[in-house]
Context: one part of a larger RNA
RNA sequence: UUGGGUUUAAAGGGUGCGCAGGCGGUAUAAUAAGUCAGUGGUGAAAUCUCGAGGCUCAACCUCGGAACUGCCAUUGAUACUGUUGUACUCGAGUAUAGUUGAGGCAGGCGGAAUGUGUAAUGUAGCGGUGAAAUGCAUAGAUAUUACACAGAACACCGAUUGCGAAGGCAGCUUGCUAAAAUGACACUGACGCUAAUGCACGAAAGCGUGGGGAGCGAACAGGAUUAGAUACCCUGGUAGUCCACGCCGUAAACUAUGAUCACUCGAUGUUGGCGAUACACAGUCAGUGUCUAAGGGAAACCGAUAAGUGAGCCACCUGGGGAGUACGUCGGCAACGAUGAAACUC
Numbered sequence: 001u002u003g004g005g006u007u008u009a010a011a012g013g014g015u016g017c018g019c020a021g022g023c024g025g026u027a028u029a030a031u032a033a034g035u036c037a038g039u040g041g042u043g044a045a046a047u048c049u050c051g052a053g054g055c056u057c058a059a060c061c062u063c064g065g066a067a068c069u070g071c072c073a074u075u076g077a078u079a080c081u082g083u084u085g086u087a088c089u090c091g092a093g094u095a096u097a098g099u100u101g102a103g104g105c106a107g108g109c110g111g112a113a114u115g116u117g118u119a120a121u122g123u124a125g126c127g128g129u130g131a132a133a134u135g136c137a138u139a140g141a142u143a144u145u146a147c148a149c150a151g152a153a154c155a156c157c158g159a160u161u162g163c164g165a166a167g168g169c170a171g172c173u174u175g176c177u178a179a180a181a182u183g184a185c186a187c188u189g190a191c192g193c194u195a196a197u198g199c200a201c202g203a204a205a206g207c208g209u210g211g212g213g214a215g216c217g218a219a220c221a222g223g224a225u226u227a228g229a230u231a232c233c234c235u236g237g238u239a240g241u242c243c244a245c246g247c248c249g250u251a252a253a254c255u256a257u258g259a260u261c262a263c264u265c266g267a268u269g270u271u272g273g274c275g276a277u278a279c280a281c282a283g284u285c286a287g288u289g290u291c292u293a294a295g296g297g298a299a300a301c302c303g304a305u306a307a308g309u310g311a312g313c314c315a316c317c318u319g320g321g322g323a324g325u326a327c328g329u330c331g332g333c334a335a336c337g338a339u340g341a342a343a344c345u346c
Base pairs, nucleotide, nucleotide: 003318004317005316006315007300008299012314014201015200016199017198021194022193023192025088026087027086028085029084030083031082033081034080035077036076037075038074039073040072041071042070049065050064051063052062053061054060091191092188093187094186096183097182099180100179103177104176105175106174107173108172109171110154114150115149116148117147118146119145120144121143125136126135162169163168206247207246208245209244210243211242215241216240220236221235222234223233258313260311261310262309263308266291267290268289269288270287271286272285273284274283295302296301319346320345321344328339329338330337331336
């Protein structure tokens, strides 16, 4: 490389958009580039192969045939592919109607809880644990009441729910904005699928500048436990967690399952829409769960939301360790990220 594979054995890119490239619906006409057929030329000799022959045989040599699967020219064929033209509506999209949702961004508002401050009542404990101690408290704590302030998160509803490409998104409300499904069919007429490079987004932690800081809390300090205890438990507590702007670009970024299209028994929940209404129900489209037939699978299991049966496209794998390391290059303020070996060894 071919092949075989990628839920769990090595292997699906974190996600989207999209240039090139690859692939591409129905009908018809033209063309004849690919494709197929015929003919002509060429395809040196040797080699290979087949049949004869010569050295006593063989290797070797000689003669003849075939072959040289190729290239060029030409004459045809026109199903498929390509190209061009015309037409179509099922793919795709636009318009329209009523909907749906924690989709996104910005602003405003709310109550509970926590902490702190002030004032009051009140007196000896509080707190914490397996048990304790550190800690707080007669300079009046804890508890209770009133008022004020601060920051962060939004109990119940809440769900096998919903939305989003993924990351993710949840108090209420306003504005802006994106999307999806459905129903009727009006319009465009293949405008599509995938997507290397590229661009954008991308949890948490971390970084830079400036704010903020209630609670929690790496580091750190103390108290315990223990043989020890750089831990688990307790008392404190800095960065951080929060906001604005800019970086980082990684995760068990998981459904460990790439996106798209078609096909392949049933049962039962649920979300949104439609239809039909007798308020019983069965139907239909899109999503989201459970169980299962065929089929698949090493099995676990998957099973119309496939890991079944097929199609075209992209990514990736090829024994374990060395190693996601070294070197080089690119990116980054740094931390580090991306790309990514070999010797050696089993």
Predicted 3D model of a 346-nucleotide part of an RNA (small-subunit ribosomal RNA, central domain) from an uncultured prokaryote. RNAcentral holds the full RNA, with entries from ENA. Its mean pLDDT, the model's own confidence on a scale to 100, is 89.